[in-house]
RNA sequence: AAAUUGAAGGGUUUGAUCCUGGCUCAGAGUGAACGUUGGCGGCGUGGAUUAGGCAUGCAAGUCGUGCGACGAGGCCCGCAAGGGUGCUCGAGCGGCAAAAGGGAGAGUAAUACAUGGGUUACCUGCCCUUGGGACUGGGAUAGCCGCGGGAAACUGCGGGUAAUACCAGAUGACGUCUUCGGACCAAAGGUGCGAUUCCGCCCGAGGAGGGGCCCGUGUCCUAUCAGCUAGUUGGUGAGGUAAAGGCUCACCAAGGCGAUGACGGGUACGGGGUGUGAGAGCAUGUCCCCGCUCACUGGGACUGAGACACUGCCCAGACACCUACGGGUGGCUGCAGUCGAGAAUCUUCGGCAAUGGGCGCAAGCCUGACCGAGCGACGCCGCGUGCGGGACGAAGGCCGUUGUGUUGUAAACCGCUGUCAGGGGGGAGGAAAUGUCGGCCCUCAGGGUCGGCUUGACCUAUCCCCAGAGGAAGGACGGGCUAAGUUCGUGCCAGCAGCCGCGGUAAGACGAACCGUCCGAACGUUACUCGGAAUUACUGGGCUUAAAGGGUGCGUAGGCGGCUUUGCAAGUCGGAUGUGAAAUACCUCGGCUUAACCGAGGAACUGCAUUCGAAACUGCAAAGCUCGAGAGAGAUAGAGGUGAGCGGAACUUGGGGUGGAGCGGUGAAAUGCGUUGAUAUCCCAAGGAACACCGGAGGCGAAAGCGGCUCACUGGGUCUUUUCUGACGCUGAGGCACGAAAGCUAGGGUAGCAAACGGGAUUAGAUACCCCGGUAGUCCUAGCCCUAAACGAUGAGCACUAGACCGAGGGAUUCUCCAUGAUCUCUUGGUCGUAGGGAAACCGUUAAGUGCUCCGCCUGGGGAGUAUGGUCGCAAGGCUGAAACUCAAAGGAAUUGACGGGGGCUCACACAAGCGGUGGAGGAUGUGGCUUAAUUCGAGGCUACGCGAAGAACCUUAUCCUGGUCUUGACAUGCACGGAUUAACCCUGUGAAAGCGGGGCCACGCCUCUCUGAGGUGGAACGUGCACAGGUGCUGCAUGGCUGUCGUCAGCUCGUGUCGUGAGAUGUCGGGUUAAGUCCCUUAACGAGCGAAACCCCUGUCGUUAGUUGCCAUCGGGUCAUGCCGGGUACUCUAGCGAGACUGCCGGUGUUAAACCGGAGGAAGGUGGGGAUGACGUCAAGUCCUCAUGGCCUUUAUGACCAGGGCUGCACACGUCCUACAAUGGCGCGUACAAAGGGAAGCAAACCCGCGAGGGGGAGCAAAUCCCAAAAAGCGCGCCCCAGUUCAGAUUGCAGGCUGCAACUCGCCUGCAUGAAGCCGGAAUCGCUAGUAAUCGCGGAUCAGAAUGCCGCGGUGAAUGUGUUCCUGAGCCUUGUACACACCGCCCGUCAAGCCACGAAAGUGGGGGGCAUCCGAAGUCGCCGAGCUAACCCGAAAGGGAGGCAGGUGCCGAAGAUGAACUCCGCGAUUGGGACUAAGUCGUAACAAGGUAGCCGUAGGGGAACCUGCGGCUGGAUCACCUCCUUU
Repeated sequence: AAAUUGAAGGGUUUGAUCCUGGCUCAGAGUGAACGUUGGCGGCGUGGAUUAGGCAUGCAAGUCGUGCGACGAGGCCCGCAAGGGUGCUCGAGCGGCAAAAGGGAGAGUAAUACAUGGGUUACCUGCCCUUGGGACUGGGAUAGCCGCGGGAAACUGCGGGUAAUACCAGAUGACGUCUUCGGACCAAAGGUGCGAUUCCGCCCGAGGAGGGGCCCGUGUCCUAUCAGCUAGUUGGUGAGGUAAAGGCUCACCAAGGCGAUGACGGGUACGGGGUGUGAGAGCAUGUCCCCGCUCACUGGGACUGAGACACUGCCCAGACACCUACGGGUGGCUGCAGUCGAGAAUCUUCGGCAAUGGGCGCAAGCCUGACCGAGCGACGCCGCGUGCGGGACGAAGGCCGUUGUGUUGUAAACCGCUGUCAGGGGGGAGGAAAUGUCGGCCCUCAGGGUCGGCUUGACCUAUCCCCAGAGGAAGGACGGGCUAAGUUCGUGCCAGCAGCCGCGGUAAGACGAACCGUCCGAACGUUACUCGGAAUUACUGGGCUUAAAGGGUGCGUAGGCGGCUUUGCAAGUCGGAUGUGAAAUACCUCGGCUUAACCGAGGAACUGCAUUCGAAACUGCAAAGCUCGAGAGAGAUAGAGGUGAGCGGAACUUGGGGUGGAGCGGUGAAAUGCGUUGAUAUCCCAAGGAACACCGGAGGCGAAAGCGGCUCACUGGGUCUUUUCUGACGCUGAGGCACGAAAGCUAGGGUAGCAAACGGGAUUAGAUACCCCGGUAGUCCUAGCCCUAAACGAUGAGCACUAGACCGAGGGAUUCUCCAUGAUCUCUUGGUCGUAGGGAAACCGUUAAGUGCUCCGCCUGGGGAGUAUGGUCGCAAGGCUGAAACUCAAAGGAAUUGACGGGGGCUCACACAAGCGGUGGAGGAUGUGGCUUAAUUCGAGGCUACGCGAAGAACCUUAUCCUGGUCUUGACAUGCACGGAUUAACCCUGUGAAAGCGGGGCCACGCCUCUCUGAGGUGGAACGUGCACAGGUGCUGCAUGGCUGUCGUCAGCUCGUGUCGUGAGAUGUCGGGUUAAGUCCCUUAACGAGCGAAACCCCUGUCGUUAGUUGCCAUCGGGUCAUGCCGGGUACUCUAGCGAGACUGCCGGUGUUAAACCGGAGGAAGGUGGGGAUGACGUCAAGUCCUCAUGGCCUUUAUGACCAGGGCUGCACACGUCCUACAAUGGCGCGUACAAAGGGAAGCAAACCCGCGAGGGGGAGCAAAUCCCAAAAAGCGCGCCCCAGUUCAGAUUGCAGGCUGCAACUCGCCUGCAUGAAGCCGGAAUCGCUAGUAAUCGCGGAUCAGAAUGCCGCGGUGAAUGUGUUCCUGAGCCUUGUACACACCGCCCGUCAAGCCACGAAAGUGGGGGGCAUCCGAAGUCGCCGAGCUAACCCGAAAGGGAGGCAGGUGCCGAAGAUGAACUCCGCGAUUGGGACUAAGUCGUAACAAGGUAGCCGUAGGGGAACCUGCGGCUGGAUCACCUCCUUU
């Protein structure tokens, strides 16, 4: 110098957010256990459960220097007998120890422990200091000997013996007692030649250490334990003890304890400490230390300094053992060890060498204390399992995009080292004392000192040598939290999981592999503690809505309390002293090679006590004050309360009159009432209940609550005055009182209303909502009940902190008075709002702000305000009030959506207005279903169904079916081999064909050579084989692409800024306007993007350019006729380029805007018409069968080829169409006018044949030229005359035609004949707003052929609506929400099934602590003690006395027995609700106005959710009104 450096969060409720709140994780720890693995050493540590039972051995002895005697052995003497003994061993008497040490934690909540005190109320062996003393005697008794009993344990009788054993006397005080005179009390010797001297003995005093007792303070949970107590509390006296004391007894008194928790119950040894924590705390008490308690269980005393005694005694009990059955013995919670139970805890080891203890003069003996070793990774600590080099990187593994991938410098390989372990050899230390020998010194046997010798159970540090990388690495984890990922397998299975959660065919979450991460001789798991958790909040939380303010007041205890002064000093603050054991923890040093571990010194131990001081604050005492509080006086507002009386309106009933058929009721009805006269109306009477208007967010009250008027009684408030008292105050656990409605008891009353109940409706049902009735009840009196959303969901009081406005009750000032007004002020009821607060909503002087005081309450959801206990109640029920079990949430506020049988605004052929259809018929076509060998597959509300399919006779065509075939394949690429012929081509057999066979033929490029030819080689092809091809097989829920739909709806977003803690909001809202988020204005927004619009195409007008194949006005020519020809380019037209339309102009409206309305001009007018164009997204929408594609499956088949069949099948149902039902028509004849297309494997003219389909024919035309090609409706004329027809055309027959290899299944067309249903279509439903609907025909794609479908084209050409109530859909704003898979949502209860825990239950089994009665062992104490009796006394003796003992007896007294209660636990037929569980059953209660607003209390009813009555609440939507506020 140092010892006070210390604080982290994450996951999980939601679509997202903030908050509340629980659950859970990361950390540290343990006397641990389990799993996998395991090299060495050091230091620690190890029966936590059955204080369950124990075999065996050991754990307390020692002293011969206290004593006597005997035996054996040794030695000595002795011939021997025998004797002796500085020796050894054994038993006894005697002394000391055995009360320590060691073990355990059962009991104990205070007889304990901790801390601090007291003891004038006490004791203390051994040890130390000190003062004295030790004289004289005596009698016994073990051992021993003899005789007995007993199986044993053990024991009886007789005889005799010693002592430091025992007894008496003497001496006695500085001892004890005392009445102050006095009285009383002791001893032992030993050793030695020799003792005042060494070791002991006795009586005192003091000390040290150890104990006893008492007091203050502290020390767990439970009030579902609230009252406990008779020796109980105190006194007097006595007894007892070492000692105070009801400790015990007698008597007297009636006390004592308790919400500051007595008594009872449960649990538990306490402390130092230990773990954790920043701390405060919380948890804990293993090892070590201190204290206590226990020793088989219960009781008891004896001995002793000390015990009511772990290895002593007695008794009782249980258990065990021995036994000759008579009787005995035992106590491991000492060390080892054993059984049992258990997840679980060691050796029947060595030694007294060290330290310590007992005895002894000592040597020494004893010592499972202790020191050591052994076992266990149980913990902490240390070391090692090698080090260096070594490839653009081996093999193998894994992945794979086929490689500068990864394992990985890792290995191999090269070089080096030698820790640990192993073998061998040295070797310090734990040992110094004691003892002994010798020397020296001091005082005598004693003491001191020096030297030599002696003493190690166990351990070996450390050093040297040897060999060789040799013997030594695993565990968990890898979805997030949390460091670390890929592949395969599996397919809601198997499994994982701490929480959230993974797994249903592409799993980073299961299992495996590889790779990685973290630790490492360990790693994980489980259990438990603290932490995180501010999640019990003292430090350090909350209560409007999340859990939480008592329904309200009065008030007891308690808590808290205004101003001034003085004093005291309990709290408070400061100093000092004592104590706070050691160890531990901390600091600094030091010792083991380091560390763990150990040692030393400090600091600390935050505490307690004593003492000195301070006096601000609290307290206490005293004195005062007036502002708090109260009283007085005056004034005053009010549905404050209680009782009595009175009043009118309405209602119902009764009586009477009028009147004459209905009334009533509803969404609509019916039940009901009415011709015996209702309803309606008038008059009269009776009755009960409630008090319209005034009336108001107005008033009063503590709350509940209070409303006609009057009177009586009565409570409280406010204002003014400042007269009085002088802190008298605030709060308030218990307690007491009041306490809506419903309900209960008794007695009244009963008009209306109305649970229950009856009836009628509604409905699938309707135990409801609606209707008709109707009883309790509602009312009064008396008494209970005591609960409500008893709410402001906000306890009471005081103070402080911007304001504005409105209402109610007072006062003052002022305007000369009055009225009115203004200003100020007190009280009171409200609204908005600042700061601040809040999770936000919101609160905001009436706080939810800022402080203080007191009370109540909360601690996740469910179970449950339930069970049980207690208590109150007549009952209903109230108050108090759990647990098991179960879940990971349950919640609050706000956000964005979605939704609503919520609202507002707006739009759309959405409705309405209209026109035409569908649904009925026949047919076509698609679909379902049925059928079938097969009827291939897909599409399924809108958004599948004339859809994929723009065209199934074969082909198409598919794992469609039947049958026949091929296997490197019908198709692609590569490799290898073959051979020079196969293949192709030709012929041919078989066959339904495909195919399978047979035969013939003979190539091509290059090179070489003996060049008609031969050889070699190669590409294509062929064959064989290998890779592979192939798949319209599966998964559209693995995908790309494409498409449908909302929807051509007007929306969807972004940047920056701003607001909000945030999700988000704003912008995008509002006012206008638009087809439009179109535009304008306003504006914390300003801009921008994708959409809308525009740009593009077609069409409508004009201009211009260009005129062929188009056109033909003018000129000419020609024809029966025609732009046919010359010619022309004017027009039409063609197709390029332009113009034009922009709310541009005028008027009006509007905000001066945007825009709208009207008008002019114009071909066209407000987007001119049509098309293309489809935002962010939604539907896991559709498509793996267009195509592409991951994965899976298949490979002589799910591939490929072929023949035939099927996709066309028909009782039926649906969709979409066609044709009709006729006269606006049909038929016949005649006669006009298009557009847009197509044409070479084609369109095809004229002409001829045929009734016709068609055939022949072939001009022309790759087309503004030719052809298809006739347009049709229309128009004109004629017939038909309302009929199943001259409508309609199905069906069928016959005869034909065309295409095609082929029309049987199964094509189209023609002619003749046949001539079905159908006369305008139920419920329902579709399209369409103008060149549209309707109607008419034309063309094209596909296609050999085969449209009523599809895609286009033109002709003719309407009606209705300028509206938004309703249906449907959509957009915006707003509102509610328990929805977010988003209303096809969510969700409640009964019932049925399974499983789990709990309650009740006739009873039944057991435990615990008390009480009462009985019995009563041992034993202390008391009494008796005739029996026995050595020490003392009397006596010569005998004998007697004193004293003692045996024995008996009394009180108490353990165990035991019995009884009545209490309390706890278990079981229990049955029963009750509860939790959970798969897609069970019935309904639909709640969430939106949830379709009857919901909820609270209460009562009745009902399968169930629930319904209804009464009162209450808003935590109800919507509309309207009132009031108030804000702004202007």
Molecule: small-subunit ribosomal RNA
Organism: Thermogutta sp.